[in-house]
RNA sequence: GCGGAUGUAGUUUAACGGUAGAACAACGGACUGUGGCUCCGUAGACGAGGGUUCGACUCCCUCCUCCCGCU
Numbered sequence: 001g002c003g004g005a006u007g008u009a010g011u012u013u014a015a016c017g018g019u020a021g022a023a024c025a026a027c028g029g030a031c032u033g034u035g036g037c038u039c040c041g042u043a044g045a046c047g048a049g050g051g052u053u054c055g056a057c058u059c060c061c062u063c064c065u066c067c068c069g070c071u
Stems, first nucleotide, its partner, number of pairs: 001070004007064001010024004018054001026042005047063005
């Protein structure tokens, strides 16, 4: 330099173009003499910028991160 693949919460991951869900973790509460387990609740995310569309995590373009291959 070329090709391919990946990117969603702190982590692991879902989501026919039509309300972004879950688990663990965090925080608060219940329980307990304390802690743990268990139960209830709260907050937290679509890599960036454009385009198409009534509507985009999803389709298109460019860029970026990380990974693989070729040279």
A computed fold for a 71-nucleotide RNA from a Candidatus Pacearchaeota archaeon, annotated as transfer RNA. The source organism's lineage runs through Archaea, Nanobdellati and Candidatus Pacearchaeota. Its mean pLDDT, the model's own confidence on a scale to 100, is 81. Its Rfam family is "tRNA". It is annotated as a transfer RNA. From the family's description: Transfer RNA (tRNA) molecules are approximately 80 nucleotides in length. Its family is annotated with triplet codon-amino acid adaptor activity in the Gene Ontology.